[in-house]
Molecule: small-subunit ribosomal RNA
Organism: uncultured bacterium
């Protein structure tokens, strides 16, 4: 710090999305350890159970235990004994006072106002910051003075009696006090009365004495003290009060009766309408008042470069609350979380009368939810409460559990180790990667585990934590790795699977059979006890712009003024100091961030210091600028004076032209309207025309990117009021100025109201055409309405899409109103001041396009507006309106665009120039008839596949009886018909004969291998396993190669140079010219490639060179007939090389150029004729079935192979063609005249047979020699005579021929015989510009046979072209687009 995303590409604009950080989280996967933190965001829900505020016997009294004494009753055990007893006195009891490190009920103190919890309420002096209190309290505490004398009455526990189920009580009776209540004292204090100082911003406020009135105390003791009263002072904590800031809404604009003040009271610690009672009518509010919504607030936390945004959990500081709502006692302090009363909901006990509670304390339940812990240990330390203390009590606190919830720290080994190992994934089968990884070997021991010691925390004693930290010792590489991600943004690629399915996606997006984007698996990148989603924040986003945007066309200038707060503001000199500067003091709690030491081993944490906390508040100067207040200028503003221009407003008058109509005369059969009609008006006289009248409405020419006016707008002359601007002058005023939120006014056209008034036009509505329809366009009628007068409405693309004003910045030309100045001058010239809806051009400015003194430059002030498209200028709600509308103005939802300007193409029923059998002009056909033959379609076991608009359809097929053959039936084979490798057998394949059988095939029989160093090898041919073969199967939308078309159309590019921000443009346009981007000139463009032309074949003419199998002029010979012979190559003719044509040459036009016209000569003349020869690309065109080829698919079959069949089917439909329809013809007889080819499994002649196909024959010919071969239309003679014919030949019958294994399906021919449609073809459509069309025979390829297709070949031979206005193709230039898949585009509407 950026990135992706609108376009075929580009520059903007503009939104969406991503990388970063962060959390009190959660969820998915997975998980060693330790330290510090952290943990119900949601239901201020509801709680079981236990603890969380007790304490003092040194205040009191009464019991109870205990202990010792002391008495009395008791009489044990021991000792004695004459056993009768006797000593002895112990246990227990009972009673007294008396004590006690006892116990705890009760009065009585103190403390349950603290610490814990929650954020519901609250937009508020609650909170933060800073002040005030001369308007206040303040217990324990600290100090200081001064005192404590002497009395009294009472209650609770207790006892008894008694209501209840219990909680709780009620009566009667005893008693204590540091419990309460007078009295006495008063230094000092309060309160009233009057007075003197002093001293403050007011009120006041201090000090000093007089009087007169008031209120006090408690004791206890261990004899040290501890407590008690009154007052003062301190601290420490409260209260109350102001300034200042503190969320969103105007679709919430007016709110307010105790309300504002005032005068007296009350009440309080205290000031105050706090509360009362009288008076007054205030108060607040656009600098947001009331009113709604949201919210605890702050130090701080988080993110940002900063400014800022966003939050307020842990930790501190306030402030509110305690189930909800209210209330007040007690108190120093509360209107109290573990007090009290009273109300309400809820839950719990009851004997149904009635009672008891309150986890927003810690623990824990239950609910709620994505989601948040122990019903743990200790008071050892830090505080707290009680007490003199010893202690007691503390769920505060201080440990410890649980949770990767977060931050940090460790670790999971390290060294060395190539046979690159096994696996595993790919692979072009070589190999490559996982990878020094592992394995081995060599050490090491953090942590965890085991063992032993053992802390500080506490200055004597007391350790929950805890045998914990920490040290030490042996042991083992053992017990510790995972997520997510590899299409760009974003670092990281391959394989299989799947097939727009199943799935991914944060945004572009992937996915429809070869997906680095789906899943998995390899392998790779990141992070790493964690990773990733997901939620919110801040950032990127300068996308709300204070730093730091913008409004002509992308979203944005209000329809114009005037103007009110308000915001800014000219020039000089004095004064204040309010903002500004500087200097000081105080505050800005602590923690926190930041520096800079320091302690846990290190960090994270913690401790210290320091700096900052942009702040606020007080005070001492300064006085340039901005403000306030004086006093002055005149340059901005405005007044007067002269003066001239205007479609500037109102008002009224007058005016001609011209449409209608209305009387009237003339006239007569149409008139009027359109692309053509048609409705419509006319014989009851229209249109036309001539006369007069009648009404309304608008003002030709003038006239102009002319004026004028804020703008909307403003035209015919006069007048009469009246507003602006402008030159001129410089007399006045003295800054008075721009801007302007509300307001207020004007405000096009159509509307509405009321009353005129209506000639033309002219929404609705009516007919008539047009049309597939036609609620439209075009025609004929017409009503609202246009108008005029008063009102109402307030919107237009109300525009220059450009708000007011001011100042400055290069020029040039127009014009419109004034002035000076030079001139004699209307003219012209210089100059100046306004003003133009003039125009070019420079700096600059802009995304470009454009703007440029009339800004979209440069700068200042001020208002209005925008912030992604649609949804929507919609709905709500509110003002305004008569309505009709208008203002004002969302949000759910949905899309990643939407959109500006510009570029290249395509396109246009836009333009301008040009070509072409493009159309015209012609000729001849297709569309009807039959038939061939192709295709579709329908049949079928099959009718194999493929071609599809032009560029499929006599195409692939230059030739389907069998084969071909890929289809179907049916019968075989499975390493296979066909390669190649490897074993084994055999000696052979083969040939020739049988059998079965439709054949393949399967089974016999006879016959039969070469080399040799003898070891074998070679070849064939069979058997078997296996790795293959084999496929006309799919994909032409995976390919290569061909080929079709645009088009043989004239076009398509590069290099460097320029130009442009960029896509790109120039060249390649522009004038000419050409068949052509051909050539020529110009020209920021210079060259250049591919096309075009030419170089190649062929044909037209001439020369040469050869001369057999051609040719025969000449000499000669010789037939019946023939170059038949001898001889020659002179011609023809073959084939080799030349030569000829280049606007060269003359005219005339052109720019004197290219080049056109024309003419000479010349076989040919401006390319001579015809072919070959196809630029860049364009249809995912066409073929995987010519051939190759990836990927998929089948592998006893989708392969092979045999036999039969089918492709020939046949209700129709189309295409391409042949043969007719006939006399320019048919038919007979006899005659002439090519060219180009093919020919040995061939072409076949002569002769013969047959009516004929054809047969028999077999000369010659590998061909300029032989044959195929007759050319034919032609021309002659001769018949037919206009008919379904002597046209026409289909179809059918018979009988042959020929090829061939074999013509049933299913060939061609011939010979008789049969004689079907058809009399020139709708609507439409095809080809041709000269040796062409039309016409006519020949002859090759494929081929065993089988052409009306196709490729050639020559004979005979026209008509026409004015022209380019249309129809189609196509090129250059322009111009328009919201197309780029490019008009077969894109796109609205409806309706499934």
């Nucleotide at each position: 710090a950026g990135a992706g995303u609108u376009u075929g590409a580009u520059c903007c604009u503009g939104g969406c999305u991503c990388a970063g950080g962060a959390u009190g989280a959660a969820c998915g996967c997975u998980g060693g350890c330790g330290g510090c933190g952290u943990g119900c965001u949601u239901a201020a829900c509801a709680c079981a159970u236990g603890c969380a505020a007790g304490u003092c016997g040194a205040g009191c009294g009464a019991a109870g235990c205990g202990g010792a004494u002391a008495u009395g009753c008791g009489g044990a055990a021991u000792u004695u004994u004459u056993c009768g007893g006797a000593a002895g006195g112990a246990a227990g009891c009972a009673u007294a006072a008396c004590u006690g490190a006892c116990u705890g009920a009760g009065c009585g103190g103190c403390g349950g106002a603290c610490g814990g919890g929650u954020g519901a309420g609250u937009a508020a002096c609650g909170c933060g910051u800073g002040g005030a209190u001369a308007a206040c309290c303040u217990g324990c505490c600290u100090c200081a003075u001064a005192c404590a004398g002497g009395g009294g009455g009472a209650u609770a526990a207790c006892a008894g009696u008694u209501a209840g189920a219990a909680a709780u009580g009620a009566c009667u009776g005893c008693u204590a006090a540091u419990a309460c209540c007078g009295c006495a004292u008063a230094a000092g204090c309060g309160c009233a009365c009057a007075g003197a100082g002093a001293u403050g911003c007011a009120u006041g406020u201090c000090u000093c004495g007089g009087u007169g009135u008031g209120a006090a105390a408690a004791g206890c003791u261990g004899a040290g003290g501890c407590g008690g009263u009154a007052u003062g002072a301190g601290a420490u904590g409260g209260a109350u009060c102001c300034g200042c800031g503190u969320c969103u809404g105007a679709u919430u604009a007016g709110c307010u009766g105790g309300u504002u003040g005032g005068c007296g009271g009350g009440g309080u610690a205290g000031a105050g309408g706090c509360c009362c009672a009288c008076c007054a009518a205030g108060g607040c509010g656009a600098c947001g008042a009331u009113c709604a919504g949201u919210a605890g607030c702050c130090g701080a936390c988080c993110u940002g470069a900063g400014a800022g945004g966003g939050u307020g959990g842990c930790c501190g500081g306030c402030c509110a609350c305690a189930u909800u709502g209210g209330g007040a006692c007690u108190g120093a302090g509360a209107c109290a979380c573990g007090g009290c009363c009273c109300a309400a909901a809820c839950u719990c006990c009851u004997a149904c009368g009635g009672g008891a509670g309150g986890c927003a304390g810690c623990a824990g339940u239950g609910g709620g939810g994505g989601a948040u812990a122990u019903u743990g240990c200790a008071c050892a330390a830090u505080g707290g409460g009680g007490g003199a203390a010893a202690c007691c009590c503390u769920g505060a606190u201080g440990c410890a559990g649980c949770a990767a919830c977060g931050c940090c720290g460790c670790g999971u080994g390290a060294g060395u180790g190539a046979a690159g190992a096994a696996g595993u994934a790919u692979u072009u089968c070589g190999g490559u990667a996982u990878g020094u990884a592992a394995a081995g070997c060599u050490c090491u021991a953090u942590c965890a585990g085991c063992a032993g010691g053992g802390a500080a925390g506490a200055g004597a004693a007391u350790g929950a934590c805890g045998g914990u930290a920490c040290c030490u010792g042996a042991c083992u590489a053992a017990g510790a790795a995972g997520c997510c991600c590899c299409g760009g943004c974003u670092a990281a690629c391959u394989a299989c699977g799947u097939g727009c399915c199943a799935g991914c996606a944060g945004c572009c997006g992937c996915g429809g059979u070869a997906a680095u984007a789906u899943g998995u698996a390899g392998g790779g990148g990141g992070c790493g006890a964690g990773c990733g989603u997901u939620a919110u924040c801040c950032g990127g986003a300068u996308u709300u712009a204070c730093u730091g945007g913008g409004u002509g066309u992308a979203a944005a200038g209000g329809g114009a003024g005037c103007g009110u707060a308000g915001a800014c503001g000219g020039c000089u000199g004095g004064u204040c100091a309010a903002g500004u500067c500087u200097g000081a003091a105080g505050u800005g709690a602590a923690a926190g961030c930041c520096c800079g030491g320091g302690g846990c081993u290190u960090a994270a944490c913690c401790c210290c210091g320091g700096a900052a906390c942009g702040g606020c508040u007080u005070u001492g100067g300064a006085a340039a600028c901005u403000g306030a207040g004086c006093a002055g200028c005149u340059a901005g503003a405005g007044u007067g004076c002269u003066g001239g221009a205007g479609a500037g407003g109102u008002a009224a008058g007058c005016g001609g032209a011209a449409u209608u109509c209305c009387u009237a005369g003339u006239g007569u059969a149409g008139c009027g309207g359109u692309g053509a009609a048609a409705u419509g008006c006319g014989u009851a006289g229209a249109u036309a025309u001539u006369a007069g009248g009648a009404g309304g409405a608008a003002c030709a020419c003038c006239a102009g990117u002319g004026g004028c006016g804020a703008a909307g707008g403003c035209g015919g002359c006069u007048u009469a009021c009246u507003g602006g601007a402008c030159a001129g002058u410089a007399a006045c005023u003295g800054a008075c100025g721009u801007u302007g939120a509300g307001g207020c006014u004007c405000g096009a056209a159509a509307g509405c109201g009321u009353g005129g008034g209506g000639a033309g036009c002219a929404a609705a509505c009516a007919g008539g055409a047009u049309u597939a329809g036609a609620u439209a366009c075009c025609c004929u009628g017409g009503u609202a309405g246009u108008c005029c007068a008063c009102g109402c409405g307030g919107u237009a693309a109300a525009c220059g899409a450009u708000g007011a004003a001011u100042g400055c910045u290069a020029g040039g030309u127009g014009u419109c109103g004034g002035g000076a100045g030079g001139c004699a001058a209307a003219a012209c010239c210089u100059u100046u001041c306004g003003g133009u809806g003039g125009c070019c051009g420079c700096c600059g400015c802009a995304a470009a396009c454009g703007c440029a003194g009339u800004a979209a430059g440069c700068a200042u002030u001020c208002c209005a507006c925008c912030u992604g498209g649609g949804g929507a200028g919609u709905a709500c709600g509110u003002u305004c309106g008569c309505a009709a509308g208008a203002a004002u103005g969302a949000a759910a939802c949905u899309c990643a665009a939407a959109g500006g300007a510009a570029u290249u193409g395509a396109c246009g029923g836009g333009g301008a120039c040009c070509c072409g059998c493009a159309c015209a002009a012609g000729c001849g056909g297709u569309g009807g008839a039959g038939c061939a033959u192709g295709u579709g379609g329908u049949u079928u076991a099959a009718u194999u596949c493929g071609a599809a608009g032009c560029a499929a359809c006599g195409c692939g097929a230059a030739g389907a009886a069998c084969c071909u053959u890929a289809c179907c039936a049916a019968g075989u084979c499975u390493u296979g018909a066909c390669a190649u490798c490897c074993c084994g057998a055999u000696g052979a394949c083969g040939c020739a004969u049988g059998c079965a059988g439709a054949a393949a095939u399967g089974u016999g029989u006879g016959u039969u291998c070469u080399c040799u160093u003898u070891g074998g090898a070679g070849c064939a041919u069979u058997g078997g396993a296996g790795a293959c073969a084999g496929g006309u199967g799919g994909u032409g939308c995976a390919u290569g190669g061909u080929u079709g078309u645009c088009g043989u159309c004239a076009g398509c590019u590069c290099g460097u140079g320029u130009c442009g921000u960029g896509a790109g443009a120039u060249g390649u346009u522009g004038g000419g010219u050409u068949a052509a981007g051909u050539c020529c000139c110009g020209c920021a463009a210079c060259g250049a490639g591919c096309g075009c032309a030419a170089c190649c074949c062929u044909u037209a003419u001439c020369c040469u060179u050869a001369g057999u199998a051609g040719c025969c002029a000449g000499c000669a010979u010789g037939u019946u007939g023939a170059g038949g012979u001898g001889g020659g190559c002179a011609c023809u003719c073959u084939a080799g090389g030349g030569a000829g044509a280049c606007u060269g040459c003359c005219a005339g036009g052109g720019a004197u150029a290219a080049c056109c016209u024309g003419g000479a000569g010349g076989a040919a003349g401006g390319c001579g004729g015809g072919g070959a020869u196809g630029a860049c690309g364009u249809c995912a065109a066409a073929u995987c079935a010519u051939c190759a080829u990836g990927c998929c698919c089948c592998u006893u079959a989708u392969g092979a192979u045999u036999u039969g069949g089918g492709c020939u089917a046949c209700a129709c439909a189309c295409g391409u063609g042949c043969u007719a329809c006939a006399a320019u013809g048919g038919c007979g007889u006899a005659a002439a005249c090519a060219a180009a080819g093919g020919g040995a499994g061939g072409c076949g002649a002569a002769g013969g047979a047959g009516c004929g196909a054809u047969c028999c024959g077999g000369a010659g010919c590998g061909a300029a020699c032989c044959c195929c071969a007759a050319a034919a239309a032609u021309a002659a003679c001769g018949u037919c005579u206009c008919a379904g014919u002597u046209c026409g030949g289909a179809u059918u019958g018979u009988a042959g021929u020929c090829u061939g294994c074999a013509a049933c399906u299913c060939g061609a021919c011939u010979a008789c015989a049969u004689g079907a449609a058809g009399c020139u073809g709708g609507a439409a459509u095809c080809g041709c510009u000269a040796g062409u069309a039309a016409u006519c025979g020949c002859g090759g390829a494929u081929c065993a046979g089988a052409a009306u297709g196709c490729c050639g070949c020559g004979g005979u031979g026209a008509a026409u072209a004015c022209g380019u206005u249309c129809c189609c193709g196509g090129g250059u230039c322009u111009u328009g687009u919201a197309c780029u898949c490019a008009c077969c585009g894109c796109c609205c509407g409806u309706c499934a």